[in-house]
RNA sequence: GGUCCGACGCGACGGAACGCGCCGAACCGGGCCAGGCCCGAAAGGGAGCAACCCUAAGGCGAUGUCUCCGGGUGCCGUCGGGGUGCC
Numbered sequence: 001g002g003u004c005c006g007a008c009g010c011g012a013c014g015g016a017a018c019g020c021g022c023c024g025a026a027c028c029g030g031g032c033c034a035g036g037c038c039c040g041a042a043a044g045g046g047a048g049c050a051a052c053c054c055u056a057a058g059g060c061g062a063u064g065u066c067u068c069c070g071g072g073u074g075c076c077g078u079c080g081g082g083g084u085g086c087c
Base pairs, nucleotide, nucleotide: 001087002086003085004081005080006079007078008077009076010074011073013070014069015068016067017065018064019063020061021060022059023058029054030053031052037046038045039044
């Protein structure tokens, strides 16, 4: 001096959060509403199911960070402690 302990710091790893893309409500979201229905002498109008579109809650995917959390994380750094044992 190292091993050991503590503190601070930095970086990886894991988790969460946020951002991106995708999926996502038969009814209790929205838009648009074929067919059919209703009103009308008619022209037209009305309500409105399915389909389609947008999305919520939520989920999936790849990845990012002026975010947070974690530790038997690190041939890391700095400081301090200890000096019985080992090198």
The RNA shown here (Bacterial small signal recognition particle RNA) has 87 nucleotides and comes from an Anaerolineales bacterium. The organism belongs to Anaerolineales, within Bacteria. Its Rfam family is "Bacterial small signal recognition particle RNA". Gene Ontology terms of the family: SRP-dependent cotranslational protein targeting to membrane, signal sequence recognition and signal recognition particle, plasma membrane targeting. From the family's description: The signal recognition particle (SRP) is a universally conserved ribonucleoprotein involved in the co-translational targeting of proteins to membranes. It is annotated as a non-coding RNA gene. Clan: SRP clan.